């Protein structure tokens, strides 16, 4: 970086498809190991269980536990003792204080507003960037200042009682605080007032200082501290405002009442319709409001050279949200995932009264999905709450599990090893390939296993991970490869199966008997623990084109002007500085990118430095463009003066010619119309003609690729209106221009409305014709309409298929209306201006082509296209009185559609030319009978092929058996035939006998050769296999042959030149030939295959030779004959030469080729004729000559016999052969050929036979003898037009010959029979001179068997004006939608089948706007009669507070009545797709009526026809 893929083949234009690059991926296959990442994109579904938020005892208080202590029972114990007492006072017990590590409840404090999850809603100041708050808030954290005086009522816990299944309360009674309330103090604060300085950016801020008024604190303590109050400051963190960016849809154009401003008010941390009252109509919106759909944004990620283009998984910032929807509360912060309150659904418990719930947090479960993890370990780390602190919590977090879900590195093993083992594929049977691969020998240990050591991670201690990383150490090639491909693109090829079936495909496309494309196998190829497939995004895709695209004809210029917004916009000066350019400043997080570096053995990963981050702001500077402001100018634009040219417009009048129709008048049978008729007028008098008249519509001729007009379009003369354009002048104005989305106006025909009008002309409609029909051409009529007003309609191939303007850029020659200047002036030149044609160069275009009127080279504005087809279709909406118009989609399907130009081939195109092609003539076929050939049809079998010309007397030059290849029966299995091997025999071969239909079988007899004696060479029998054999398939695997266009004049290549290419040229033009046969001209110049010649044969003539041929002289003989001597002249035979070339003469011609006509010659313009047969076509025709490739049988599809059968016969056609008669038949006589054959042949000559023949028998392998008598012809005779003396078919008899055998199924001769047929519809055929016609011979094939074929030669003519016509052929040119090439392509309908749309009585979710109706929680206001601890007041009673209550508002819910979008739907209705259906032929050729376009109207349908238009 391209490629495939339209077509016969080029270009071009388009699209579709690949190859790369990526994924939070899935699905097949398959899987060694490690790092580092990563996992519910689908159900914002529903959720069982556990764990995720606490934590302070240095805030209280008050329980329990241990101790100490105070008091009060208590009475063991002990000593005294008078025995009564006294005295000690322990264990427990109850009470006070106090200490301690805890517990779990409670007050209180912090913190539950952060960590963590999702992407539902959100198109929005939500989110990026960049600003601002002089319009703000800030717990905890640092600063800094001043401070903490004294008092009070209270209430949880808790006791007691009580309601309740629970949840949870009710009521009495007690008590504390860093919990709560007043008082006191104010340095500094907050409020008010008036005021002074200063500053800013409008409101305003800042400081100053007066007065007046307000408002604080809380203690704990281990005595080190820590916690509080207040104000300022910092710092985090939040809030609010603004500017610029942010998907699609107009088939969503208007929306909007708190809506927009203002004003008091309230409200909030604050600004602010945020709220309210009132007042005032704003206010947004084509620079896209509203509405609908779809979507968190962003930093980044993926792609791509790049711009762009996609995406928003992991990380990281925002923002929203937390079962759904509304609310507050508390707090600094929340209207708050693991708080409340209320309402909705859904779950759960219940004793039925009434309660509890929220995994979109961490595992997990269901469910849904193609899909996506463990109900782990740890607070060691890094972080976050609480505390003073230990230290508690922490599914944030670090770690481990599972998934090859991604990226990375590693490894399955290294060296040597040819006899190229074995196997397995092929194979031309030799080999080849797998392959140094394997075995084998050397060697080595990463990974994995085993054993031993063993960290960093952690600052004193503390390690979840974890005996992990990592390190030695033994030991074994051991445990460790696969998936996908192999037409082409695309890297890789053979076999086998398999037969348009199975199947394969990304696109093109394989597969119907030789598949590199299916399916297996061998090989190969790619990548590799993966690989493939599918599913998205980017790329290629310049296929939406800012970079970087188009619009005559491929898709695309709006029909056509005005002209809004809105883009652009002359010349020359000065300012300003918005665009624009430079420089500094801030920002653009962090990761992630890029470089440079370190760290994990590398890497992936990870750290560290730098850059980039294209972008906003801000400020300082510049001023050339672009913009603004000013004054200015005159080349653009306008305006005056003058002057001519015009079918411009639009009214109104007037004219003549036709055409019809009425009236008269003159006149007779036809007029009329066609390709031909016919319908129709017409004897009631047409048509023709004369006169006269009506009325309508149109304006011959001039008329011209001439004129105007913006397009549509305008055409007869005349008046008057009016518009634009051009000269010329050069006076005025001064950029006033140029385009032009919407928008308004004209706008061919045809259509509508409403009223005239209505001669022609004419859709529809009638008829006649023509036709297989003919709703059509084509004739005869004929109504709408054409026409006029006046309203519509808005479309056309409204075309130059070309938008408008405005400047450049070689000419030439016409033609229109103007102007200048020259001359010898009706005119001519040269020159300008506007217009309107051709030609042509540069450029340009895919090629036609275009070229000052561009399609050239720029620049400005509009408009439109982005495969074809559904489709300019549905819906929608605007617009019309309707036709319908404008606007304009998708589903499906398709690989194309599609431009130009090229070769072809085709045309019911054209031009030229040949051809027995027609036409002119002669004879034939079709009619008849047989013959022989095919169909058909019958059969056991009729054997196969051959099918238009070019199959059909073809293969087959010859089927009774045999041929033969069919069918019936009957045999045979290495065979009837080749080659190998083993065994036995010695033959074989012949002859008998026997069985049979035959073969086949059975018997029997006769019977080798060589030798080194081992055995061989040959034959037969037998026996195994390898094979043989196959007229079995496939002529559409072939090879040779062949046939046919066609003996037509083509067909082609080397160089060279044009073309972008297929290609052209040459080989086309002019002429001329039978011929691409010469000539002459040419960008072509040669050259080859073809044509002609060269070959043969006839036709003249010479030479050489002379027997079997032949006789002119001489001789000789015969009844007769070249019999014979003999000659070599002549005939003739064989061979070799001459001879014709337009040579010569005249004419024509281009001085050529060459034609014409004439001499001469034996032949004159190729002298007759053969053999020859270019590049090709027909998948023409032969596997049944012959040969083969490949597939099929192998006790049979081979092989052998027997009989049959190919000859069958209602019939149809194809070639022939006799006739149909007198140009004949028939009898008799009688002349004259050529070419051939001849040995298992030909067969003279005699004899017999009425003949075929027979029977003896000479010659001849041939110029000898034989077949052999030619026949038509000529003489003469007979028949007299007739089914005949004419035909001979058919039968009956009876012979003859070949043959093994003539029954089915030969030929031939006698006798007798004697059919059809009297010259042949339509049609159709062969021949141009020795030719048709006509008569007879020969020959190969053959044992016999031709009317057939191949030869031969005898009589021997007719006609050709010419190329309009039909056939088939060459050149040249033209159309085309064909190229399997007109046996082409191709349209509609209707029939079947699936597919998707669309309309539908309606139904049925879902989102939604307006109204109303109910009205939870709760804020906020109002009452506050009930109620209450703190302040006041002595009391009463106030202050103030609450419950309640009413009121605003309000979610959910409901009723209505609208609009969006779904799903569904009897029917309806059109499209698309489908090998072979039915009906026509509409288009492509002049398509057979030239197409097409707009309309209208009719018709099974393609369509047909009026009107007008286009040429494609």
């Nucleotide at each position: 970086a391209g490629a495939g893929u339209u077509u016969g083949a080029u270009c071009c234009u388009g699209g579709c498809u690949c190859a790369g690059g990526a994924u939070g991926a899935a699905c097949g296959c398959u899987g060694g190991c490690g790092g580092c990442g990563u996992g519910c994109u689908u159900a914002a579904c529903a959720c069982a269980u556990g764990c995720a938020a606490g934590u302070c005892g240095a805030g209280c208080g008050a329980a329990g536990c241990a101790c100490c202590u105070u008091g009060a029972c208590g009475g063991a114990u002990u000593u005294c003792u008078u025995c009564g007492g006294a005295u000690u006072g322990a264990a427990g017990c109850c009470u006070u204080g106090g200490u301690g590590a805890c517990u779990g409840a409670g007050c209180g404090g912090c913190g539950g507003a952060c960590g963590g999850g999702u992407g539902a809603g959100u198109a929005a100041c939500g989110c990026g960037u960049g600003g601002g708050u002089a319009a703000c808030c800030u717990g905890c954290c640092u600063c800094a200042u001043a401070c903490a005086g004294g008092g009070g009522g209270a209430u949880a816990a808790c006791a007691g009682u009580u309601g309740g299944a629970a949840a949870c309360g009710g009521c009495u009674g007690c008590u504390a605080a860093u919990a709560c309330c007043g008082c006191a103090u104010a340095a500094g604060c907050g409020c008010a007032c008036a005021g002074u300085a200063c500053c800013g950016c409008a409101u305003g801020g800042u400081a100053c200082g007066g007065u007046g008024u307000g408002a604080a604190a809380a203690a704990c303590u281990c005595c080190g501290g820590u916690g509080g109050u207040a104000u300022g400051a910092g710092a985090u963190g939040g809030a609010c405002c603004c500017g610029c960016g942010u998907c699609u849809g107009a088939u969503u154009a208007g929306g909007u009442a708190g809506u927009u401003g203002g004003u008091g008010g309230g409200g909030u941390a604050a600004c602010g319709g945020c709220c309210u009252a009132c007042c005032a109509a704003g206010c947004c919106g084509a620079c896209g409001a509203u509405c609908a759909g779809u979507a968190g944004c962003c930093g980044a990620c993926c792609u791509g050279a790049g711009a762009g283009g996609g995406u928003g998984a992991c990380c990281g910032g925002c923002c929203a949200c937390a079962u759904u929807g509304g609310g507050a509360c508390u707090g600094a912060g929340a209207c708050a995932c693991g708080g409340c309150c209320c309402a909705a659904a859904c779950u759960c418990c219940u004793a039925c009264g009434g309660g509890a719930g929220g995994c979109a947090g961490c595992a997990g479960u269901g469910g849904g999905g193609a899909a996506u993890a463990u109900u782990g370990c740890a607070c060691a780390a890094u972080g976050g709450g609480g505390g003073a602190a230990a230290c508690c919590c922490u599914g944030a977090u670090g770690c481990a599990g599972c998934g090859a879900c991604g990226c990375c590195g590693c490894g399955u093993g290294a060296g040597c090893g040819a006899u190229g083992a074995a196997g397995u594929a092929u194979u031309u049977c030799g080999g080849u390939a797998u392959g140094u691969a394997a075995a084998g020998c050397u060697c080595u240990a990463u990974c994995a296993g085993c054993a031993g050591g063993g960290a960093a991670g952690a600052a004193a201690a503390u390690g979840a991970c974890g005996g992990u990383a990592c390190c030695u150490g033994a030991c074994u090639a051991a445990g460790a490869a696969g998936c996908c491909c192999c037409g082409g693109c695309u890297a890789a090829c053979u076999a086998c199966g398999u037969g348009c079936c199975a199947g394969c495909a990304g696109c093109c496309g394989c597969g119907g008997u030789a598949a590199u494309a299916c399916g297996u196998a061998g090989g190969g190829g790619g990548c590799a623990a993966g690989c493939g497939u599918u599913a998205u995004c980017c790329g290629g895709a310049u296929u939406u084109a800012c970079u970087g695209g188009g619009u005559g004809u491929a898709a695309a210029g709006g029909g056509a002007g005005c002209g809004u917004a809105g883009a652009c916009g002359g010349c020359a000066u000065g300012g300003c500085a918005a665009g624009c350019c430079a420089g500094a400043u801030g920002u653009g997080a962090a990761a992630g990118c890029c470089c440079g570096g370190g760290g994990c053995u590398c890497a992936a990963c990870c750290c560290c430095g730098g850059g980039a981050c294209u972008g906003c702001a801000u400020u300082u500077g510049g001023a050339a463009c672009u913009g603004u402001c000013a004054g200015g100018c005159u080349a653009g634009a306008g305006u005056g003066u003058c002057g001519g040219a015009g079918a411009g417009g639009a009214a109104a009048g007037c004219g003549g010619a036709a055409u019809u129709c009425c009236u008269a008048g003159u006149g007779u049978a036809g007029c009329g119309g066609u390709g031909a008729a016919a319908u129709g007028c017409g004897u009631a008098g047409a048509u023709a003609u004369u006169a006269g008249g009506a009325g309508g519509a149109a304006c011959a001729c001039c008329a011209g690729u001439g004129g105007c007009g913006a397009a549509g379009g305008c055409g007869g003369c005349u008046u008057a209106c009016u518009g634009g354009a051009c000269g010329a002048u050069a006076a005025c104005u001064g950029a006033c221009g140029u385009u032009g989305a919407g928008g308004c106006u004209c706008g061919a025909a045809a259509g509508c409305g409403u009223g005239g009008g209505g001669a022609g002309c004419a859709a529809a409609c009638a008829g006649g014709a023509u036709u297989a029909g003919a709703u059509a051409c084509c004739c005869u009529g004929g109504u709408a309409g054409u026409c006029c007003a006046c309203g519509c309609c808005g479309u056309a191939a409204a075309c130059g298929a070309u938008g408008a303007a405005u400047a450049c850029u070689a000419g030439g020659u016409g033609u229109c209306g103007g102007g200048u200047g020259g001359c010898a002036a009706a005119g001519c030149c040269a020159u300008u201006c506007g217009g309107u044609g051709c030609c042509g160069c540069a450029g340009c275009a895919a090629a036609c082509g275009c070229a000052a009127u561009a399609a050239g080279u720029a620049u400005u504005c509009c408009a439109c296209c982005u495969g074809g087809g559904g489709a300019g279709u549905a819906c929608g909406u605007u617009c019309g009185c309707a036709a319908g118009a404008a606007u304009g989609a998708a589903a499906c399907u398709c690989a194309a559609a599609g431009g130009a130009a090229u070769u072809g081939a085709c045309g019911g195109g054209g031009g030229c030319c040949c051809g027995c092609a027609c036409a002119a003539g002669c004879g034939g076929u079709g009619g008849a009978g047989c013959a022989u050939g095919u169909g058909g049809u019958u059969u056991a079998a009729u054997u196969c092929g051959a099918a238009g010309c070019a199959a059909c007397g073809c293969g087959a030059a010859g089927a009774a058996c045999c041929u033969u290849a069919c069918c019936u029966g009957g045999u045979c299995u290495u065979g009837a035939c080749a080659u190998c091997c083993c065994u036995c025999u010695g033959a074989c071969c012949g002859c008998u006998c026997u069985u049979u239909a035959a073969u086949c079988g059975g018997a029997g007899c006769u019977u080798u050769c060589c030798u080194u004696c081992g055995g061989g060479a040959c034959a037969g029998a037998g026996g195994a296999g390898a094979c043989a054999g196959g007229u079995g398939g496939u002529g559409c695997a072939u090879g040779g042959u062949u046939g046919u266009c066609g003996u037509c004049a083509g067909c082609u290549c080397g160089u060279g030149u044009c073309g972008u290419g297929a290609g052209a040229u040459g080989u086309u033009g002019g002429g001329u030939u039978a011929a691409g046969u010469c000539c002459c001209g040419c960008a072509a110049c040669g050259a080859g295959c073809g044509c002609a010649a060269c070959c043969c044969c006839c036709g003249c003539c010479g030479c050489g030779u002379g027997u079997u041929g032949c006789c002119a002289u001489c001789g000789g003989g015969u009844g007769a004959u070249g019999c014979c001597g003999g000659g070599a002249a002549c005939c003739c035979a064989c061979g070799c030469g001459g001879g014709a070339c337009c040579g010569c003469c005249g004419c024509c011609g281009u001085c050529a080729a060459g034609g014409c006509g004439g001499a001469g010659g034996a032949g004159g313009g190729c002298g007759g004729g053969g053999a020859c047969g270019a590049c090709g076509u027909c998948a023409a025709g032969u596997c049944a000559u012959c040969a083969u490739g490949c597939c099929c049988c192998u006790u049979a599809u081979g092989c052998c016999c027997u009989g049959g059968g190919c000859u069958g016969c209602a019939c149809a056609c194809g070639u022939g052969c006799u006739a149909c008669a007198a140009u004949g038949g028939c009898c008799g006589g009688u002349a004259c050929a050529g070419a051939g054959g001849g040995a298992u042949g030909c067969c003279a000559c005699c004899c017999c036979g009425c003949g075929a023949g027979g029977g003896g028998g000479a010659g001849c392998g041939g110029a000898u003898c034989c077949c052999g008598g030619a026949a038509a012809g000529c003489c003469g005779g007979c028949c007299c037009c007739a089914g005949u003396u004419c035909g001979g078919a058919u039968u009956g008899g009876g012979g003859g010959c070949u043959g093994c055998a003539a029954c089915c199924c030969g030929c031939c001769c006698c006798c007798a029979u004697g059919a059809a047929g009297u010259c042949g519809g339509a049609g159709u055929u062969g021949c141009u001179a020795g030719u048709a016609a006509u008569c007879g011979c020969g020959g190969a094939u053959c044992a016999g068997c031709a009317u057939g074929c191949c030869g031969c030669g005898g009589u021997g003519a007719a006609u050709g004006c010419g190329u309009u016509c039909c056939c088939g052929g060459g050149c040249c040119u033209u159309g085309u939608a064909c190229a399997c090439a007109c046996c082409g392509c191709c349209c509609g309908u209707c029939a079947c089948a699936c597919c998707a749309c669309c309309c539908g009585a309606g139904u049925c979710g879902u989102c939604u706007g307006c109204a109303c109706c109910c009205g939870a929680a709760g804020u906020c206001g109002c009452c506050g009669g009930c109620c209450c601890a703190a302040c006041c007041g002595c009391a009463a009673g106030g202050g103030g507070g609450g419950a309640g209550g009413c009121g605003c508002c309000g979610a959910a819910g409901g009723u209505g009545u609208g609009g969006a979008g779904g799903g569904u739907g009897a029917g309806g209705g059109g499209g698309g797709u489908g090998a072979a259906g039915u009906c026509g032929u509409a288009a492509c050729a002049a398509g057979g009526u030239a197409g097409c376009c707009g309309u209208a109207c009719c018709g099974g349908a393609a369509g047909g026809u009026g009107c007008g238009g286009c040429u494609g």